[in-house]
Context: one part of a larger RNA
Molecule: large-subunit ribosomal RNA, domain I
Organism: Crepidula atrasolea
RNA sequence: GGCGUAUGGUGGAUGCCUUGGCACCAGGAGACGAUGAAGGACGUGGCAAGCUGCGAAAAGCUUCGGGGAGUCGCUAAACAGACUUUGAUCCGGAGAUGUCCGAAUGGGGGAACCCACUCUUCAGGGAGUACCGUAUGGUGAAUUCAUAGCCAUACGGAGUCAACGCAGGGAACUGAAACAUCUAAGUACCUGCAGGAAAAGAAAUCAAUUGAGAUACCGGAAGUAGUGGCGAGCGAAACCGGUACAGCCUAAACCGGAGGGAAUUUCUCUCCGGGGUCGUGGGGCGGUUCAUAACGGACCUGAAUGGUAAGGAGAAUCAGCUGGAAAGCUGAUCCGAAGAGGGUGACAGACCCGUAUCCGAAUACCGGAAAGGCCAGAAUCGUACCCGAGUAGGGCGGGACACGUGUUAUCCUGUCUGAAUCUGGGAGGACCAUCUUCCAAGGCUAAAUACUACCUGGUGACCGAUAGUGCAGAAGUACCGUGAGGGAAAGGUGAAAAGAACCCCGGCGAGGGGAGUGAAACAGAUCCUGAAACCAUAUGCCU
Numbered sequence: 001g002g003c004g005u006a007u008g009g010u011g012g013a014u015g016c017c018u019u020g021g022c023a024c025c026a027g028g029a030g031a032c033g034a035u036g037a038a039g040g041a042c043g044u045g046g047c048a049a050g051c052u053g054c055g056a057a058a059a060g061c062u063u064c065g066g067g068g069a070g071u072c073g074c075u076a077a078a079c080a081g082a083c084u085u086u087g088a089u090c091c092g093g094a095g096a097u098g099u100c101c102g103a104a105u106g107g108g109g110g111a112a113c114c115c116a117c118u119c120u121u122c123a124g125g126g127a128g129u130a131c132c133g134u135a136u137g138g139u140g141a142a143u144u145c146a147u148a149g150c151c152a153u154a155c156g157g158a159g160u161c162a163a164c165g166c167a168g169g170g171a172a173c174u175g176a177a178a179c180a181u182c183u184a185a186g187u188a189c190c191u192g193c194a195g196g197a198a199a200a201g202a203a204a205u206c207a208a209u210u211g212a213g214a215u216a217c218c219g220g221a222a223g224u225a226g227u228g229g230c231g232a233g234c235g236a237a238a239c240c241g242g243u244a245c246a247g248c249c250u251a252a253a254c255c256g257g258a259g260g261g262a263a264u265u266u267c268u269c270u271c272c273g274g275g276g277u278c279g280u281g282g283g284g285c286g287g288u289u290c291a292u293a294a295c296g297g298a299c300c301u302g303a304a305u306g307g308u309a310a311g312g313a314g315a316a317u318c319a320g321c322u323g324g325a326a327a328g329c330u331g332a333u334c335c336g337a338a339g340a341g342g343g344u345g346a347c348a349g350a351c352c353c354g355u356a357u358c359c360g361a362a363u364a365c366c367g368g369a370a371a372g373g374c375c376a377g378a379a380u381c382g383u384a385c386c387c388g389a390g391u392a393g394g395g396c397g398g399g400a401c402a403c404g405u406g407u408u409a410u411c412c413u414g415u416c417u418g419a420a421u422c423u424g425g426g427a428g429g430a431c432c433a434u435c436u437u438c439c440a441a442g443g444c445u446a447a448a449u450a451c452u453a454c455c456u457g458g459u460g461a462c463c464g465a466u467a468g469u470g471c472a473g474a475a476g477u478a479c480c481g482u483g484a485g486g487g488a489a490a491g492g493u494g495a496a497a498a499g500a501a502c503c504c505c506g507g508c509g510a511g512g513g514g515a516g517u518g519a520a521a522c523a524g525a526u527c528c529u530g531a532a533a534c535c536a537u538a539u540g541c542c543u
Base pairs, nucleotide, nucleotide: 001542002541003540004539005538006537007536008535009534015528016492017491020463021462022460023459024458025457026456027455028454029452030451031160032159039101040100041099042055043054044053046079049075050074051073061095062094063093064092065091066090070083071082072081106115107114108113116129117128118127119126120125131157132156133155134154135153136152137151138150139149164195165193166192167191168190169189175182179229205212206211216243217242218241219240220239226234227233247444248443249442250388254274255273256272257271258270259269260268261267262266279422281387282386283385284383285382286381287380288379289378290377296375297374299373300372301371306366307365308364309363311359312358313357317332318331319330320329321328333350334349335339341353342352343351393417394416395415396414397413398412399411400410403429424439425438426437427436428435479486480485499527502514503513504512505511
């Protein structure tokens, strides 16, 4: 020196554990904000660093309920001082206070700062003063009337927020085994706006000679028909089965009223009320006839029961043995509308918290039955007044439709054009006829559907500390970066601190040896278990 063995050190794998995560289900909620939000800054405790709470009334104040013995939040024990059966702490409801910044709104500004004016108060102090829109009023230029403008008052808006929604814009990588049409994809991303959902929606729809009867979503039809450098790919609809169901209001004709203009017969415009809403065409107007109160309603008011926001009651076990400890074992017993689960010194239906079941609110909110309010006729004859115009349609250029211009219907429109009013007009996938069907150019509409930042309850052939969230600890922290931004590591003594009094060595150390605690201290705080690499000591063999 090597190999082996033994004993240690180092190290923190493994096992076990779980305060934390992950995914989903059901229900709730789906918003907050000028009555100042979200998010922060700075303060606030007897001593106070961080977190939490709170706001100069500052880990809190008032009051109403609950509750019933201790309490003064956590890391975090103590000290000091207090409170409490005259009901504290704690939990819930309603209030008060609520610095400064932030939409931030008196002006400014390099957020949490600087500087004002007006009114008011004895004073400390308090209130107001941004912009935009709408309404009303006042004032009022060039310019006579007027208008613009300005001012005041009232109301509203503004900003934030996870996904879901609609709309306006809108890529590229990629695929096509290259690449240009095409694809990726109307995706990502940007912007605007809204709601608890949004959007769509009551046929100018389909269908096919029978008919159906708003929309949305799901299953089929179907990877079909189609489309496609007919490549890669893209990819319907009718119809059928389900979920859920709901239909309405206007414009116009006509009648009445108010106001304005031409101008005072009359015409025209605006506003308001009545009327009216349809495709077996409907309505108006003029006649005739019947009905006049039931059914319904998405609007308004809204009781009770009920729900949410604290809580309350809640059955039944003992002995022996082992052990540090009984819930284990043995023997007897009990409850069960409760043998879900968790805790307790090992595995507990009967020890504790609970569980089944039952009960509970002064107050606030949710919810919305009855009832009330409000809304709400039909038939026929005649007449030919009305039935949504720069619209439908057309040309050119684009876009959307599964459909890439193709034989390309249909929808939208940048540009140029441009009808008809029921003897009318659109569609039925070029186009024409016949036939069928529907009524555009105004609007509203619950449910079935999408999502989950948030609250409650529950579940898991989900993870178990290099896993599971980036975070089980002061985690979006420390740290890095000018910045946008990036972004950790780090869990476990023991049943209980009983956390080692006292003695000894040592520097009044560190560390250790005794003693003591404990079931265990090779559980001693670098603390459960304690693998391997690596290091050491002792020893056997070889050299």